[in-house]
RNA sequence: CGAGUCGGCAGGGCGGCCGCGGCGGUGUGAAAGCAUCGGCGAGGAAAGUCCGGACUCCGCAGGGCAGGGUGGUUGUUAACGGCAACCCGGGGUGACCCGCGGGACAGUGCCACAGAAAACAGACCGCCUGGUGAGAGCCAGGUAAGGGUGAAACGGUGGUGUAAGAGACCACCAGCAUCUCGGGUGACCGAGGUGGCUAGGUAAACCCCACCCGGAGCAAGGCCAAGAGGGAGCCUCCGGGCUCCUGCGCAGACGUUCGAGGGCUGCCCGCCCGAGUCUGCGGGUAGGCCGCACGAGCCUGCCGGCGACGGCAGGCCUAGAUGGAUGGUCGCCCACCGGAACUUCGGUUCCGGGGACAGGAUCCGGCUUACAUGUCGGCUCGCCCG
Numbered sequence: 001c002g003a004g005u006c007g008g009c010a011g012g013g014c015g016g017c018c019g020c021g022g023c024g025g026u027g028u029g030a031a032a033g034c035a036u037c038g039g040c041g042a043g044g045a046a047a048g049u050c051c052g053g054a055c056u057c058c059g060c061a062g063g064g065c066a067g068g069g070u071g072g073u074u075g076u077u078a079a080c081g082g083c084a085a086c087c088c089g090g091g092g093u094g095a096c097c098c099g100c101g102g103g104a105c106a107g108u109g110c111c112a113c114a115g116a117a118a119a120c121a122g123a124c125c126g127c128c129u130g131g132u133g134a135g136a137g138c139c140a141g142g143u144a145a146g147g148g149u150g151a152a153a154c155g156g157u158g159g160u161g162u163a164a165g166a167g168a169c170c171a172c173c174a175g176c177a178u179c180u181c182g183g184g185u186g187a188c189c190g191a192g193g194u195g196g197c198u199a200g201g202u203a204a205a206c207c208c209c210a211c212c213c214g215g216a217g218c219a220a221g222g223c224c225a226a227g228a229g230g231g232a233g234c235c236u237c238c239g240g241g242c243u244c245c246u247g248c249g250c251a252g253a254c255g256u257u258c259g260a261g262g263g264c265u266g267c268c269c270g271c272c273c274g275a276g277u278c279u280g281c282g283g284g285u286a287g288g289c290c291g292c293a294c295g296a297g298c299c300u301g302c303c304g305g306c307g308a309c310g311g312c313a314g315g316c317c318u319a320g321a322u323g324g325a326u327g328g329u330c331g332c333c334c335a336c337c338g339g340a341a342c343u344u345c346g347g348u349u350c351c352g353g354g355g356a357c358a359g360g361a362u363c364c365g366g367c368u369u370a371c372a373u374g375u376c377g378g379c380u381c382g383c384c385c386g
Stems, first nucleotide, its partner, number of pairs: 001382010012333007020041002023038006043357001047368002050366005055217004062269004067213005072086005087101001088099004102208002107206002109202003124147002126143007155173006174198001176195008221290004229246007248282007261273004297316008334355001336353007
């Protein structure tokens, strides 16, 4: 210098004017409000809502059966299907990347097309033996060594053997099972022995094994106010008014020991409660407050750890809306792109374009997806120069 690989960061700045949502102060006002000042006011993904948790309510006598999730190992964490390091397999010269990575000798199922045959194998061609025939051939049997099909054809090479062949037998190799030794916390790795000659794939098919999982969700949940109709009391100028309690009216169906319906929050058994339950029509209220912003919180430094992460110290307070605020416009600058002019070839000036994806709604940890443009670093390979 070129090619590549992995990771981090930023996500325009300043000012003027006009606005928006909370909070606090001051002035004014009986209050509502108004005026003014100050401070705060979206993100790296706030998104998708895919996982995990916090929080809230319900459930948590007994027995049985389902259902869902995860899946190499060791760590990490509040938890996870996340993350880190490592192992194994595959790819790359390499940095590095990819893996939905338990079990296919527990059982069942399936394996398209092609092919004779797709799993306790199987004779299409070929080879061999016998029979027959004048011959081509035909018939019967043997044979998985050779050909052909296929993603996959029941170990590979060489030899012995045979009519031809075959782990039928032998040597070596691969692989399987098992045992021993050594290393590692472990997944696993290395070395050696023995065995029988060989075992196909598929579990994102059922299934088996190990571990985990109660349900619903901030429209959770709690408090206050209001409410049509009805009842009671008091007052009355007989029109009505006020206070308190309850929380509406009409119709239909089923049911009250011959048990409707409900609870045990997946289902069944079983147990318990039980006089109301369900449907339709009409009417009323449909407002406010809390939850709700101090939290597995953020920043900086140090320490432990390869790392994910953890510990300690100091500092900080950082949206809380609900017709859902955080915006618009102008100027200058910044970075980028295009064009023109000048140039000491380093750049300078002018004009135009143009700055993405997107946006809280209880909160937090992840994952995934979107993203104009800029920027920094580690490592690898190749070439060149010293």
Predicted 3D model of a 386-nucleotide RNA (Bacterial RNase P class A) from Actinokineospora xionganensis. Its mean pLDDT, the model's own confidence on a scale to 100, is 78.